The part of an RNA shown here (small-subunit ribosomal RNA, 3' major domain) has 495 nucleotides and comes from a metagenome. The coordinates come from a structure-prediction model, not an experiment, and the mean pLDDT is 80. The RNAcentral record of the full RNA draws on SILVA.

Context: one part of a larger RNA
RNA sequence: UGACGGAAGGGCACCACCAGGAGUGGAGCCUGCGGCUUAAUUUGACCCAACACGGGGAAACUUACCAGGUCCAGAGAUGUAGAGGAUUGACAGAUUGAAGCUCUUUCUUGAUCACUUCGGUGGUGGUGCAUGGCCGUUCUUAGUUGGUGGAGUGAUUUGUCUGGUUAAUUCCGUUAACGAACGAGACCUCAGCCUGCUAGUGUAGUCGGCUGGAUUGCCUUUGGCGAUCCGUGAUUUCGACUUCUUAGAGGGACAAUCGACGCGCAGUCGAUGGAAGUUUGAGGCAAUAACAGGUCUGUGAUGCCCUUAGAUGUUCUGGGCCGCACGCGCGCUACACUGCUGGGCUCAGCGAGUUUUACUUGGCCGAGAGGCCCGGUUAUCUUGUGAAAUCCCAGCGUGCUUGGGCUCGCCUCCUGCAACUGGAGGCGCCAACGAGGAAUUCCUAGUAGACGCAGGUCGUCAACCUGCAUCGAUUACGUCCCUGCCCUUUGUACA
Numbered sequence: 001u002g003a004c005g006g007a008a009g010g011g012c013a014c015c016a017c018c019a020g021g022a023g024u025g026g027a028g029c030c031u032g033c034g035g036c037u038u039a040a041u042u043u044g045a046c047c048c049a050a051c052a053c054g055g056g057g058a059a060a061c062u063u064a065c066c067a068g069g070u071c072c073a074g075a076g077a078u079g080u081a082g083a084g085g086a087u088u089g090a091c092a093g094a095u096u097g098a099a100g101c102u103c104u105u106u107c108u109u110g111a112u113c114a115c116u117u118c119g120g121u122g123g124u125g126g127u128g129c130a131u132g133g134c135c136g137u138u139c140u141u142a143g144u145u146g147g148u149g150g151a152g153u154g155a156u157u158u159g160u161c162u163g164g165u166u167a168a169u170u171c172c173g174u175u176a177a178c179g180a181a182c183g184a185g186a187c188c189u190c191a192g193c194c195u196g197c198u199a200g201u202g203u204a205g206u207c208g209g210c211u212g213g214a215u216u217g218c219c220u221u222u223g224g225c226g227a228u229c230c231g232u233g234a235u236u237u238c239g240a241c242u243u244c245u246u247a248g249a250g251g252g253a254c255a256a257u258c259g260a261c262g263c264g265c266a267g268u269c270g271a272u273g274g275a276a277g278u279u280u281g282a283g284g285c286a287a288u289a290a291c292a293g294g295u296c297u298g299u300g301a302u303g304c305c306c307u308u309a310g311a312u313g314u315u316c317u318g319g320g321c322c323g324c325a326c327g328c329g330c331g332c333u334a335c336a337c338u339g340c341u342g343g344g345c346u347c348a349g350c351g352a353g354u355u356u357u358a359c360u361u362g363g364c365c366g367a368g369a370g371g372c373c374c375g376g377u378u379a380u381c382u383u384g385u386g387a388a389a390u391c392c393c394a395g396c397g398u399g400c401u402u403g404g405g406c407u408c409g410c411c412u413c414c415u416g417c418a419a420c421u422g423g424a425g426g427c428g429c430c431a432a433c434g435a436g437g438a439a440u441u442c443c444u445a446g447u448a449g450a451c452g453c454a455g456g457u458c459g460u461c462a463a464c465c466u467g468c469a470u471c472g473a474u475u476a477c478g479u480c481c482c483u484g485c486c487c488u489u490u491g492u493a494c495a
Base pairs, nucleotide, nucleotide: 001495002494006490007489008488009487010486011485012484013483016479017478020443021442022441023440024439027333028332029331031329032328033327034326035324036323043054044053065319066318067317068316069315071313076118077117079115080114086112089107090106092104093103094102122307123306125305126304127303131301133295134294135293136291137290138289143182144181145180147178148177149158150157151156161173163172164171187284188283189282190281191280193251194250197248198247199246204242205241206240207239208238209237210233211231212230213229214228215227216226217225218224219223254277256272257271258270259269260268261267335436339396340395341394342393343392344391352382353381358377359376360375362373363372364371365370403433408428409427410426411425412424413423414422449471450470452468453467454466455465456464
C1' cells in the first nucleotide's frame, strides 16, 4: 500500500428491507436443464454472472449424433507405368432402400488421369487453460490518473478533505497544495408544448360554399329569407387555408417567481405560473484495473495437436436431437358470478408487404377450417389493420356447475417431395385444479398488473423474444434490521 480477516462510525440500493401489489413455489400443459433410457437420444453454458440462453419455434436440409451407401472437389513437386492406350463413361442382368458403387458382358473415351513418396487442402474434430475480436461480469456504483509543489531515506503519501449538499470525487467551503485529464454530467436518440416560420390539387387533412334530409322562427302561403343539427359527393363539384396530420429549421426549463429552512453558501421543501419542476421521462454511449467468465459451433480470424480416401472432408437414404419411474428453472391456462355463455354497440399504436410470387380486399361455394375467380399494392391498396379487455341486453345461479379444459376417439382441411410425431376446424368424452407448505422473484406512476396487436424466427408451426397501444391500482417518498456495495478510522494476523 491493500483484492483479505476482526472491530467501530458514516453513506447507498425495491438485483436490500419496511408499507403494500402482482405473483412463483401446489394442479394441468408448454418449454429449457439434469437424470434415466437409447444405435444415437450431437453439443456449449451450472450461484449472482448456466437452465423460453446459444437469437436454439431442428419433420428433410439445418446437423455437429446414429445405421448404412457414393464422390474427390488429394493443389504442387519427385519417381513408376503409359499412345501397341494412363484413364473416363455406360444399356441390360446380378446386387442394392435406390444405385456401372462393385460383379458378368462388352462397347466408349483419349493424357483431362492412375500408382508411390513428400507436401497441401478440408474438418460444427480437440484445446476459450495457447489466442484475436466480440460479449458478459466485478459495477450501475463514483471511481481513476499524471505534471509542478509539500512530507518521508524509501515503498509511498498529499492533491482525491473535518463539515454541509448532491443521483454523482455534484457543488459550496475547509485547505500544503496549485492547475489539469478520463469517468459522472454535458452529449446523442425517442416522447411530451408551439393557432409563431417553411410546405403541401390529390399519396394528409380542416373550414366554408353548392347539394340532400330533419327540427324550427318570421313574412308578402304552389313559396321566400333565416337559425340549429345530421349526411353524401365515386382517385372531387368549387374555393380558401395549414388548427388537426406529416417533417424540416428553430424556440422552450434555468428549479423561473414567492415563502420557509439552511454558516441565510451549495442547496432542500411548499406554493404560484407553466405543455413540462424525480437528472422533465425513457433509452444509448460509458473510465481505470481485472476475470485464466463465455465463445475455436459467427467468420476464408487463428497457433498447436488430431484426422485426411474403409475420411473426423463431402453428399444421398433413413433415424435421432421431441424418447420417460423421476428432480429443478422460465412461462401459459385455471380454480369462477368483478364470472361464463349468446347477441349487440363501439374505440388504438408500433410494424410489415410483389417480380420472383409477399400482404391480401371484394364476389361466389362451404357449418367451419378452407377452396375458386377477378382485382389493389409503399401516407394511395391490404388497413380506420372496425384489436382485446371495456360497455349494453338476455340466459346461467353457486353446484367440480353452462367453472376448467388435460387426455382419448372419429371426421374434414392447409403447408410441404414427404405430416406417423406440424398446424387449423367440427363432433363426442370430459381429468387434475375449491387460491397453493417451507421458501422465493419483480416492482414507486401512465409504473405494477390486466388486455390484445404487430414484428423476429417462418414453406407450415408461439405458451418465446422484441416492440406497441388500450384500461389502469394499493402502498413508501423512508431506513440500515436482513442481504450486499462504497468510504473513513483502528488493529496489525496475512501477501
Rfam family: Eukaryotic small subunit ribosomal RNA. Gene Ontology terms of the family: structural constituent of ribosome and ribosome.